This is a predicted structure of a 375-nucleotide RNA (Bacterial RNase P class A) from a Gammaproteobacteria bacterium.
The organism belongs to Gammaproteobacteria, within Bacteria.
Its Rfam family is "Bacterial RNase P class A". Its family is annotated with dimeric ribonuclease P complex, ribonuclease P activity and tRNA processing in the Gene Ontology. Rfam's curators write: Ribonuclease P (RNase P) is a ubiquitous endoribonuclease, found in archaea, bacteria and eukarya as well as chloroplasts and mitochondria. The family's RNA type in Rfam is ribozyme.

RNA sequence: GGAGUCAGCCGGACAAUCGCUGCGGGAAGGGAUUGAUUUUGAUCAGUUCCGGUUUCGGCAGAGGAAAGUCCGGGCUCCGCAGGGCAGGGCGCCAGGUAAUUCCUGGGCGGCGCGAGCCGACGGAAAGUGCAACAGAAAGUAUACCGCCCGGUCAUUUUUACAAUGGCCGGGUAAGGGUGAAAUGGUGCGGUAAGAGCGCACCGCGUGGCUGGAGACAGGCACGGCAUGGUAAACCCCGCCUGGAGCAAGGCCAAAUAAGGGGGCGAUAAUGUGGCCCGCAUUGCCCCCGGGUAGGCCGCAGGAGGUGCAUGGUGACAUGCAUCCCAGAUGAAUGAUUGUCCUCGACAGAACCCGGCUUACAGGCUGACUCCCCCU
Numbered sequence: 001g002g003a004g005u006c007a008g009c010c011g012g013a014c015a016a017u018c019g020c021u022g023c024g025g026g027a028a029g030g031g032a033u034u035g036a037u038u039u040u041g042a043u044c045a046g047u048u049c050c051g052g053u054u055u056c057g058g059c060a061g062a063g064g065a066a067a068g069u070c071c072g073g074g075c076u077c078c079g080c081a082g083g084g085c086a087g088g089g090c091g092c093c094a095g096g097u098a099a100u101u102c103c104u105g106g107g108c109g110g111c112g113c114g115a116g117c118c119g120a121c122g123g124a125a126a127g128u129g130c131a132a133c134a135g136a137a138a139g140u141a142u143a144c145c146g147c148c149c150g151g152u153c154a155u156u157u158u159u160a161c162a163a164u165g166g167c168c169g170g171g172u173a174a175g176g177g178u179g180a181a182a183u184g185g186u187g188c189g190g191u192a193a194g195a196g197c198g199c200a201c202c203g204c205g206u207g208g209c210u211g212g213a214g215a216c217a218g219g220c221a222c223g224g225c226a227u228g229g230u231a232a233a234c235c236c237c238g239c240c241u242g243g244a245g246c247a248a249g250g251c252c253a254a255a256u257a258a259g260g261g262g263g264c265g266a267u268a269a270u271g272u273g274g275c276c277c278g279c280a281u282u283g284c285c286c287c288c289g290g291g292u293a294g295g296c297c298g299c300a301g302g303a304g305g306u307g308c309a310u311g312g313u314g315a316c317a318u319g320c321a322u323c324c325c326a327g328a329u330g331a332a333u334g335a336u337u338g339u340c341c342u343c344g345a346c347a348g349a350a351c352c353c354g355g356c357u358u359a360c361a362g363g364c365u366g367a368c369u370c371c372c373c374c375u
Base pairs, nucleotide, nucleotide: 001371002370003369004368005367006366007365008364009363010362012340013339014338015337016336017335018334020061021060022059023058025056026055027054028053029050030049031048032047033046034045035044036043037042063346067357068356070355071354072353073352074351075245076244077243078242082277083276084275085274087241088240089239090238091237092106093105094104095103096102107121108119109118110117111116122236123235127234128233129230130229144176145175146172147171148170149169150168151167152166153165154164155163156162184202185201186200187199188198189197203225204223205222206221207220209218210217211216249297250296251295252294259288260287261286262285263284264283268282269281270280271279304323305322306321307320308319309318310317311316341344
């Protein structure tokens, strides 16, 4: 100097004018009430109410993803939310957390020169299924081209031997081919030719030892030993799992038509996914028709933010201090002017929080890795 990896931050700024929403506050005005004065008309002072009165300030006002609606919860409701089945979810080990399929650390496997990144990571010896095509053959398989032995026939040759070719029988899976994958791998020996046939190493199986909390790792001994792949196929095993959701759920006000008809009915019906058992209650269901759609709460002080200290590899935990940081409801922050430069990306809360995933112009910071050059 270049190229990368991991983590963090900003994400147009400043000024002026007008405007929007929420929360405080002041003044005036109006209502009520108390006291004082009074010519009993009223006046003054205090208290209280007024989002269906006017006005003046103050403070605050969308995100790192507010997106996706994918997970986990808080909260609310359901006279079982009890037991079970089905269903659904997760799947190495140990921690963190309110909880999780999330996060942290570790193990194993894969990718990368590396910093690092990824993993749907229990079981194939319980069973079933699948692997097109090609290939002889896709699971105790098989002989397409081959290799070897024996017999026989033919050719060359004087005969025989030998050589070559065809046919028959037997042995073989080391070589070649097909395929994603071919029945352990490499090497040596051995054999008629071969083969774990034998040996060495690797792999595999069994047994036990050492280290580790554990997943696992490393040795040792014995055994020639096959029993491939796939579960993000069905399945088996282990653990977890009520349902519905702020349009949840409460309160207030108002209006309507003692509305009409039918079915089941205690041996029945109903009870927040399905089925069974249990339990509880006494009504439940369908059709036609009518009224209401208003206001308030829920609605933001939280598993909250920030700073420091301690403990921990870390995720985090504990303690102290400090702060209040949007609550709309057809839906609030916009418009204009001027200046600056990084010339502005993705994009707007609607009960809340913790995660994951996706999108993102440009800029800044830190640590680490690799390459090149100079000293």

It was read from a public genome assembly, where an Rfam model found it.